[in-house]
Context: one part of a larger RNA
RNA sequence: GAUGAACGCUAGCUACAGGCUUAACACAUGCAAGUCGAGGGGCAUCGGGGAGGCAGCAAUGCUUCUGCCGGCGACCGGCGAAUGGGUGAGUAACACGUAUCCAACCUGGCCCGCACUCGGGGACAGCCUUUCGAAAGAAAGAUUAAUACCCGAUGCGGCCGCGUUCCCACAUGGGAUUGCGGUCAAAGAUUCAUCGGUGCGGGAUGGGGAUGCGCCUGAUUAGGCAGUUGGCGGGGUAACGGCCCACCAAGCCGACGAUCAGUAGGGGUUCUGAGAGGAAGGUCCCCCACAUUGGAACUGAGACACGGUCCAAACUCCUACGGGAGGCAGCAGUGAGGAAUAUUGGUCAAUGGGCGGAAGCCUGAACCAGCCAAGUAGCGUGCAGGACGACGGCCCUCUGGGUUGUAAACUGCUUUUGUGCGGGGGUAAAGUGACCCACGUGUGGGUUAUUGCAAGUACCGCACGAAUAAGCAUCGGCUAACUCCGUGCCAGCAGCCGCGGUAAUACGGAGGAUGCGAGCGUUAUCC
Numbered sequence: 001g002a003u004g005a006a007c008g009c010u011a012g013c014u015a016c017a018g019g020c021u022u023a024a025c026a027c028a029u030g031c032a033a034g035u036c037g038a039g040g041g042g043c044a045u046c047g048g049g050g051a052g053g054c055a056g057c058a059a060u061g062c063u064u065c066u067g068c069c070g071g072c073g074a075c076c077g078g079c080g081a082a083u084g085g086g087u088g089a090g091u092a093a094c095a096c097g098u099a100u101c102c103a104a105c106c107u108g109g110c111c112c113g114c115a116c117u118c119g120g121g122g123a124c125a126g127c128c129u130u131u132c133g134a135a136a137g138a139a140a141g142a143u144u145a146a147u148a149c150c151c152g153a154u155g156c157g158g159c160c161g162c163g164u165u166c167c168c169a170c171a172u173g174g175g176a177u178u179g180c181g182g183u184c185a186a187a188g189a190u191u192c193a194u195c196g197g198u199g200c201g202g203g204a205u206g207g208g209g210a211u212g213c214g215c216c217u218g219a220u221u222a223g224g225c226a227g228u229u230g231g232c233g234g235g236g237u238a239a240c241g242g243c244c245c246a247c248c249a250a251g252c253c254g255a256c257g258a259u260c261a262g263u264a265g266g267g268g269u270u271c272u273g274a275g276a277g278g279a280a281g282g283u284c285c286c287c288c289a290c291a292u293u294g295g296a297a298c299u300g301a302g303a304c305a306c307g308g309u310c311c312a313a314a315c316u317c318c319u320a321c322g323g324g325a326g327g328c329a330g331c332a333g334u335g336a337g338g339a340a341u342a343u344u345g346g347u348c349a350a351u352g353g354g355c356g357g358a359a360g361c362c363u364g365a366a367c368c369a370g371c372c373a374a375g376u377a378g379c380g381u382g383c384a385g386g387a388c389g390a391c392g393g394c395c396c397u398c399u400g401g402g403u404u405g406u407a408a409a410c411u412g413c414u415u416u417u418g419u420g421c422g423g424g425g426g427u428a429a430a431g432u433g434a435c436c437c438a439c440g441u442g443u444g445g446g447u448u449a450u451u452g453c454a455a456g457u458a459c460c461g462c463a464c465g466a467a468u469a470a471g472c473a474u475c476g477g478c479u480a481a482c483u484c485c486g487u488g489c490c491a492g493c494a495g496c497c498g499c500g501g502u503a504a505u506a507c508g509g510a511g512g513a514u515g516c517g518a519g520c521g522u523u524a525u526c527c
Stems, first nucleotide, its partner, number of pairs: 001526003005523005012379005018372002020337001025335003029332003034079003039076002042072002046070003049066007086290003096214007105207002110203008118152004128141005157184007165176004188195002216262003223253003228250004233245003265287004269280004292313005315326004343369001345368003351365001352363004382413004392404005418464006427454001431450009471516005476497003482511005492499002
């Protein structure tokens, strides 16, 4: 000098940033991923319409039926749920950083281009009936729709096999052309504006893989390795590869430190230092890994999937004892651990994300607010005048001096802050609804209406009144700052040297002084 700090004393305001470093310990409760009725059958629920019945003079009320309409619980279906958010346990590794390569690869949604969107079929949920179960839930029967599933047609084209011609290259090769055979598609909705579906090629984006170099400590770890190293053939994968397998060979790594053990997420960066270097990796950004522990696959463009599935284990809970349920290292919050770390808050207004044609819905991402001197910066706690210098305190060489000290009182002024009253912009740009206009008909423009959590906050003005606001550590030397009293090797101090045994500038108190100041000291750690 620095810190994600803690502890002691003290504490007025504002802004910005930060806040479980320990138990990857266990978790009550709520919320954190839904959305689409413009894919579908339907109608549990709400509102409307229609028909019937009852009461009533009527208005109207009650009731039954009807999916007819707006909508819509559950269900089928689509997209999303692999992002966002958390944590750092594991990992010394192509994990990360940097550079190169893939002629050995994939890529939903998005953009561009070309070609198509024809005909049919059988189911399964839901609803209904029944059964079992305490529950979680399950089973059987009957019936049914679709952008769900299946079959057929067509094939611009893709893929496979056998051939033709040409070009290129970096080794296996790559690209283009053409003939024959085989094989492979599709889905509709609609308010007529549109939104979709299928095949292929290209782009963009995101990923996968390979390699060079860099990447902690220990030799009181010296040898290690059998799928081990390579080959042939296969399997598997999006793809290369002992990735896996059969067979064959005997290799491969290592004092330029293999193997083993310990420790550890890596980087951008941060701290320190003149630099070289040393130390660190919290917040923010990129990458990786993980989601109670271990294992596994399914679905899917993408996962071996935090708020999915299955199995095993530990733990917790429910139970009718037969059997079930759960996973905060999401946001809050609780217990525990600890020197120690916050609210069971508000809003989707903005930014961004998912779904939707849109309106819109969801969003503990995000934006705000709350708590904490834990940090940095700024402001204030008044300003001017005022004595041969009050009172009081302390000290002395004591009728008197010194010091506290212009300090106070007193006089004048100001009002940051404070309290009260009033005003109050911007974050809103877009978007959306309605109307109008233009053209190229889905775009642009105009008018109008509407959308603000924070919050009547920030900020501004007026009024009042010095009013509401100073401490902490030190004073032997290092090191800025000294006297008195008490104590008497006691009580105590102390970072080092060292103080204290009767005049202690070193202990305790007082007065004074010095340093810093809403902070000041102590402890811990790094340079």